This is a predicted structure of a 72-nucleotide RNA (transfer RNA) from Fibrella forsythiae. Taxonomically the source falls in Fibrella (Bacteria, Bacteroidota, Cytophagia, Spirosomataceae). Its mean pLDDT, the model's own confidence on a scale to 100, is 81. The RNAcentral record of the sequence draws on ENA. Rfam family: tRNA. Rfam classes the family as a transfer RNA.
């Protein structure tokens, strides 16, 4: 250098172009417990970045910017 993949909560994944972006896991505070763990309630927490296209972009589409592979 080329060619494809890939980028959401601390972490692991989910979201036909229309949801209030979901879960599990881990955080915080309750409740139970002599206490701790465990169950169980309830809580805070994200879409890599700039453009386009479209009424409407996490999705499509150009660039970048990162992360992993194949090849020379």
């Nucleotide at each position: 250098g080329g060619c494809a993949c890939u980028g959401u909560a601390g972490u692991u994944c989910a979201a036909c172009g229309g949801a209030u972006a979901g879960a599990a896991u881990a955080g915080g505070c309750g409740u139970u417990u002599c206490c701790u763990a465990a169950a169980c309630g309830c809580u805070a927490g994200a879409u890599c970045c700039g453009g386009g296209u479209u009424c409407g972009a996490u999705u499509c589409c150009c660039g970048g910017c990162g992360g992993a592979g194949c090849u020379a």